[in-house]
About this RNA
Model confidence (mean pLDDT): 82 of 100. The RNA shown here (transfer RNA) has 73 nucleotides and comes from a Clostridia bacterium. Lineage of the source: Bacteria > Bacillati > Bacillota > Clostridia. Rfam family: tRNA. About the family: Transfer RNA (tRNA) molecules are approximately 80 nucleotides in length.

RNA sequence: GCCAAUGUAGCUCAGUCGGUAGAGCAGCGGUUUCGUAAACCGCAGGUCAGGGGUUCGAGUCCCCUCAUUGGCU
Numbered sequence: 001g002c003c004a005a006u007g008u009a010g011c012u013c014a015g016u017c018g019g020u021a022g023a024g025c026a027g028c029g030g031u032u033u034c035g036u037a038a039a040c041c042g043c044a045g046g047u048c049a050g051g052g053g054u055u056c057g058a059g060u061c062c063c064c065u066c067a068u069u070g071g072c073u
Stems, first nucleotide, its partner, number of pairs: 001072007010025004019056001027043005049065005
């Protein structure tokens, strides 16, 4: 230099044919316990990497950029 994949909550990841963004763990509160852990119940947490486009409507489709990973030279 060329090609491809990936980028979504603090972390690991889902998200179907484009139709109001979710789970587990972690965090916070509660129940329980002499107390802690475990268990159970609840709560909070998001510029879906950034920008633009298409569309009534985009995490999802198109283009550009950035980052990471892999391959080729």
It was read from a public genome assembly.